[in-house]
RNA sequence: GGGCGGCUAGCUCAGUUGGUUAGAGCAUCACAUUGACAUUGUGAGGGUCAGAGGUUCGAAUCCUCUGUCGCCCA
Numbered sequence: 001g002g003g004c005g006g007c008u009a010g011c012u013c014a015g016u017u018g019g020u021u022a023g024a025g026c027a028u029c030a031c032a033u034u035g036a037c038a039u040u041g042u043g044a045g046g047g048u049c050a051g052a053g054g055u056u057c058g059a060a061u062c063c064u065c066u067g068u069c070g071c072c073c074a
Base pairs, nucleotide, nucleotide: 001073002072003071004070005069006068007067010026011025012024013023019057028044029043030042031041032040050066051065052064053063054062
């Protein structure tokens, strides 16, 4: 230099063919349960979907550029 893949909650990751509200597990907090803790149950908080632009009535999803991490080729 060329090519491919990843980036979504504090962490690990789903998210189908673009569709109405963005999710799971773990973690955190509250309540219930306990003499207390743990476990378990219920609930809550937490997101610029890496960044910018474009297409569209509508984008995490499609297109372009950029950043970053990894892999392959030279």
Notes: Model confidence (mean pLDDT): 81 of 100. Predicted 3D model of a 74-nucleotide RNA (transfer RNA) from a Candidatus Uhrbacteria bacterium. Taxonomically the source falls in Candidatus Uhriibacteriota (Bacteria, Bacteria candidate phyla).